[in-house]
Context: one part of a larger RNA
RNA sequence: UGGCGGGGGAACACAACAAGGGGUGUAUCGUGCGGUUUAAUUAGAUCCAACACUGGAAAUCUCACCAGGAGCGACAGCAGGAUGAAGGUCAGUUUGAAGAGCUUACCUAACGCGCUGAGCGGAGGUGCAUGGCCGUCGUCAGCUCGUGCUGUAAAGUGUCCUGUUAAGUCAGGUAACGAGCGAGACCCACGUCCUUAUUUGCUACUAAUCUUCUGCGGAGGGUUAGGCACAAUAAGGAGACUGCCUCGGGCAACGAGGAGGAAGGUGUGGGCAACGGUAGGUCCGUAUGCCCCUAAUCCCCUGGGCUACACGCGCGAUUCAAUGGUAGGAACAAAGGGCUGCGACUCCGAAAGGAGAAGCAAAUCCCCCAAAUCCUAUCCUGGUCUGGAUCGAGGGUUGGAACCCACCCUCGUGAAAUCGAAAUCCCUAGUAAUCGCAUUUCAUGAAGUUGCGAUGAAUGUGUCCCUGUUCCUUGCACA
Numbered sequence: 001u002g003g004c005g006g007g008g009g010a011a012c013a014c015a016a017c018a019a020g021g022g023g024u025g026u027a028u029c030g031u032g033c034g035g036u037u038u039a040a041u042u043a044g045a046u047c048c049a050a051c052a053c054u055g056g057a058a059a060u061c062u063c064a065c066c067a068g069g070a071g072c073g074a075c076a077g078c079a080g081g082a083u084g085a086a087g088g089u090c091a092g093u094u095u096g097a098a099g100a101g102c103u104u105a106c107c108u109a110a111c112g113c114g115c116u117g118a119g120c121g122g123a124g125g126u127g128c129a130u131g132g133c134c135g136u137c138g139u140c141a142g143c144u145c146g147u148g149c150u151g152u153a154a155a156g157u158g159u160c161c162u163g164u165u166a167a168g169u170c171a172g173g174u175a176a177c178g179a180g181c182g183a184g185a186c187c188c189a190c191g192u193c194c195u196u197a198u199u200u201g202c203u204a205c206u207a208a209u210c211u212u213c214u215g216c217g218g219a220g221g222g223u224u225a226g227g228c229a230c231a232a233u234a235a236g237g238a239g240a241c242u243g244c245c246u247c248g249g250g251c252a253a254c255g256a257g258g259a260g261g262a263a264g265g266u267g268u269g270g271g272c273a274a275c276g277g278u279a280g281g282u283c284c285g286u287a288u289g290c291c292c293c294u295a296a297u298c299c300c301c302u303g304g305g306c307u308a309c310a311c312g313c314g315c316g317a318u319u320c321a322a323u324g325g326u327a328g329g330a331a332c333a334a335a336g337g338g339c340u341g342c343g344a345c346u347c348c349g350a351a352a353g354g355a356g357a358a359g360c361a362a363a364u365c366c367c368c369c370a371a372a373u374c375c376u377a378u379c380c381u382g383g384u385c386u387g388g389a390u391c392g393a394g395g396g397u398u399g400g401a402a403c404c405c406a407c408c409c410u411c412g413u414g415a416a417a418u419c420g421a422a423a424u425c426c427c428u429a430g431u432a433a434u435c436g437c438a439u440u441u442c443a444u445g446a447a448g449u450u451g452c453g454a455u456g457a458a459u460g461u462g463u464c465c466c467u468g469u470u471c472c473u474u475g476c477a478c479a
Base pairs, nucleotide, nucleotide: 001479002478003476004475005474007473008472009471010470011469012468013467016463017462020427021426022425023424024423027318028317029316030315031314032313033312034311035309036308043054044053065304066303067302068301069300071298075117076116077115078114080111087107088106089105091103092102093101121293122292124291125290126289130287132282133281134280135278136277137276142181143180144179145178146177147176148157149156150155160173161172162171163170186271187270188269189268190267192238193237194236195235196234197233198232201228202227205226206225207224208223209222210221211220212219213218241264244258245257246256247255248254320420324379325378326377327376328375329374330373336367337366338365341360342359345356346355347354348353386417391412392411393410394409395408396407397406433455434454435453436452437451438450440448
């Protein structure tokens, strides 16, 4: 100087507690991991920081694994070679299929993996040789430098103390005075207003026209032409700074409350995010040192496997019902995607879907009917009109192919499960919870991921008791 302490002090955090809300742990299913099995069940990742992770939803491909069958050596040298090298082929045989091999014969005509070196290639090894990228400490507030001063020196001081802050944020003190990285500022989105613009958007107002109801006064709806008021879109600005007031505090920094305001003290949510540690992860994205394989650990094909199943664990989906199920009717989004694409509409089908087919490279057309919700009816506490696993039958779609091993529809079947031990996770507001929609992957296929909106709470405004983190200090058989 660091590190550690079942030493002390101060402060902080829903990956801490407390006060609350909802789960997981039970059941079935989906998925990942372990184990076991297997010809193979490819490999990596294993506390937080592995386990719906490798954007990893594997029918072939992917693919690295297994079984079987084929193929490949630039260049140099040497055997060999017109007494025919290398290559190709009908038929038969072999084979999953093959002039790949074999039999027999033929075509062509100059080179030559048979040997030695040397290569191509390698999802072969080493992430403990590396680059790059990423996780995590860290939702942290720290990490340093110049000069000066102190110390023989390692080093210290500054970076400490008091107050304060989300913050080494700021103020005062001080042998320190300054500075840099980080924090903040900055960038993006959202929230208010103004200006400009107006098609593919909008329709207050005006006109025309079509149409529904009518109590003939009128009311409603559509289209077109004006119009850009409103909405929306997208460019530029304004706005928030403890600026103003009161109190506390040192007349400080700052804190508490208030006014005005769309917004108030970091407005809210993101991006960015230090010096370093973790020999953290990745040589299976790519790059790359070294080692290894080289006619096979290279490359291609067919089939299988990654999908197995006494069992254990993680993450999810659906439930156990009446705040509900079922049937009929009615309403309201945002965001995103679209040409080998999205596909309106018509017809066929009970449905999945099929046959035709307009429009749209998109504020124009399509996906696109949101669902929870509301109204009416029914069920009446039962393993039920709860629940839907499993299995049987029939049909459809994608694809060359659906047996191993895809998805969808219809009918039948109708399992466990009646709220879950110990334990444990997430969350402080448009949040949790509930509800659906889109996207990505994608020929087909979400219970995953990433987004989007709809409905919309409870409880705290504290503490350091538990789990940890930061700072100061103290002890040390530690370095």
A computed fold for a 479-nucleotide part of an RNA from a metagenome, annotated as small-subunit ribosomal RNA, 3' major domain.
The RNAcentral record of the full RNA draws on SILVA.
Its Rfam family is "Bacterial small subunit ribosomal RNA". Gene Ontology terms of the family: structural constituent of ribosome and ribosome.